[in-house]
RNA sequence: UUAUUAAAUAAAGCGCCUGAACUAUCCGUGCGGACGAAACGAUGGAUAGUUGACGAGGAGGAGGUUUAUCGAGUUUUUCGGCGGAUACCUCCCGGCUGUACGCCUCAGCCGCAAGCAGCUGACUAAAACGGAAAGGCGACUUUCCGAACAAAGGCAGUUGCGUGGGCAUAU
Numbered sequence: 001u002u003a004u005u006a007a008a009u010a011a012a013g014c015g016c017c018u019g020a021a022c023u024a025u026c027c028g029u030g031c032g033g034a035c036g037a038a039a040c041g042a043u044g045g046a047u048a049g050u051u052g053a054c055g056a057g058g059a060g061g062a063g064g065u066u067u068a069u070c071g072a073g074u075u076u077u078u079c080g081g082c083g084g085a086u087a088c089c090u091c092c093c094g095g096c097u098g099u100a101c102g103c104c105u106c107a108g109c110c111g112c113a114a115g116c117a118g119c120u121g122a123c124u125a126a127a128a129c130g131g132a133a134a135g136g137c138g139a140c141u142u143u144c145c146g147a148a149c150a151a152a153g154g155c156a157g158u159u160g161c162g163u164g165g166g167c168a169u170a171u
Stems, first nucleotide, its partner, number of pairs: 014083004019079001020051010031041002054071003060092005093111006102167004115161007129146007
């Protein structure tokens, strides 16, 4: 250094990096400088590094699938690629609504919530930005302070529409 085995830790804008861009060192260039030379610039290669998603939101179980919700952004790499992921689909388990309770079935939903379509309200975003430190030759990285600005979902209230079939019982 590589492979195998075991254990521990670590996560969902999460992890990783070979495209790409940038930095440093070394080696070049038939280019500019220049008529010639040098500094310098540009450019090629090698090696080693750096960047590569800002938060909100999201978990019954199993299987499957991949472009898996919402906005922010000095929207230029938050590009591109790989893997994963609470999304989605099917089935299963349990439940809610469908006008007393119960059972069967059907339809639509829910996984502490639960028929469909609206309206209103409240609910601490973070990066960015400004400032201050630390590390690094550098590209960059980490932390702290300051005052901001979202959408969806969920929550609360409210409006309209809908409120299946069968069996049995009570009033």

Predicted 3D model of a 171-nucleotide RNA (glmS glucosamine-6-phosphate activated ribozyme aptamer) from Evansella clarkii. The sequence was found by an Rfam model in a public genome assembly. Its mean pLDDT, the model's own confidence on a scale to 100, is 80.